[in-house]
C1' cells in the first nucleotide's frame, strides 16, 4: 500500500431484517448459628458517521481500532 476477518453488559459469548439472549461478574432477598453452595428478583450493551428499509446488530458505504495474510 492492497485483501480477510473482528468489533454486542464489567469480562466472555451468541443473536443472518420484526421485542437483544446465555454465562460469570454486580446490587436486593430466601434459606443457614455464620459463611459458602442453592434458589428468586433487579440493574447493566450492539465501536463511530451516513445510506437503503415500514422496520437494521442483522444489508450497503465512509472511518476507528484489533489481528492475520500478500507485497
Nucleotide at each position: 500500500g492492497c485483501g480477510g476477518c473482528a468489533a454486542u453488559a464489567g469480562u466472555a459469548u451468541a443473536g443472518c431484517g420484526g421485542u437483544a439472549g446465555u454465562a460469570u461478574g454486580g446490587g436486593g432477598g430466601a434459606c443457614u448459628g455464620u459463611g459458602g453452595a442453592u434458589c428468586c428478583c433487579c440493574a447493566g450493551g450492539u465501536c463511530u458517521g451516513g445510506g437503503u428499509u415500514c422496520a437494521a446488530c442483522u444489508c450497503c458505504c465512509a472511518g476507528u481500532u484489533g489481528c492475520c495474510g500478500c507485497c
Predicted 3D model of a 71-nucleotide RNA (transfer RNA) from Candidatus Woesearchaeota archaeon CG10_big_fil_rev_8_21_14_0_10_44_13. Its mean pLDDT, the model's own confidence on a scale to 100, is 82. Lineage of the source: Archaea > Nanobdellati > Candidatus Woesearchaeota. Rfam family: tRNA. Gene Ontology term of the family: triplet codon-amino acid adaptor activity. It is annotated as a transfer RNA.